[in-house]
RNA sequence: CUUAUCAAGAGUAGGUGGAGGGACUGGCCCGAUGAAACCCGGCAACCGGCGGUAUACCGCACGGUGCUAAUUCUUGCAGCGACUAAGUGUCAGGUGGCACUGUUGUAACUGAGAGAUGAG
Numbered sequence: 001c002u003u004a005u006c007a008a009g010a011g012u013a014g015g016u017g018g019a020g021g022g023a024c025u026g027g028c029c030c031g032a033u034g035a036a037a038c039c040c041g042g043c044a045a046c047c048g049g050c051g052g053u054a055u056a057c058c059g060c061a062c063g064g065u066g067c068u069a070a071u072u073c074u075u076g077c078a079g080c081g082a083c084u085a086a087g088u089g090u091c092a093g094g095u096g097g098c099a100c101u102g103u104u105g106u107a108a109c110u111g112a113g114a115g116a117u118g119a120g
Base pairs, nucleotide, nucleotide: 001120002119003118004117005116006115011040014039015038016037020030021029022028024076026074027073041068042067043066046064047063048062049060050059051058052057072114077111078110079109083105085103086101087100088099089098090097091096
């Protein structure tokens, strides 16, 4: 750089270890009822291997990775944009309705970006 995948799954006090961790930003979380890391266990099945006569598909999980809180925790750019606040006009007249504007914030959704993992 190319390509595939990222809504499922995996310890109801396993061991060592000791304070940090969730990539980055802003949030929001996890953590001495013990973080990271390592070992063990587990999940999955991307690549290899093996089997089902078969470059397809299915299975096994032996080898190589990977993963094992929260959707890749969420967000960062673009689109759409309900809703909220604001301004203007207008109607009604007691604290309101309607129309337009388009600033701030923003639910949901879509795409991109970024990231992660495999294979090349």

Notes:
Predicted 3D model of a 120-nucleotide RNA (SAM riboswitch aptamer (S box leader)) from Paenibacillus amylolyticus. Lineage of the source: Bacteria > Bacilli > Caryophanales > Paenibacillaceae > Paenibacillus. The sequence is in RNAcentral, with records from MGnify. Rfam family: SAM riboswitch aptamer (S box leader). Gene Ontology term of the family: regulation of gene expression. The coordinates come from a structure-prediction model, not an experiment, and the mean pLDDT is 78.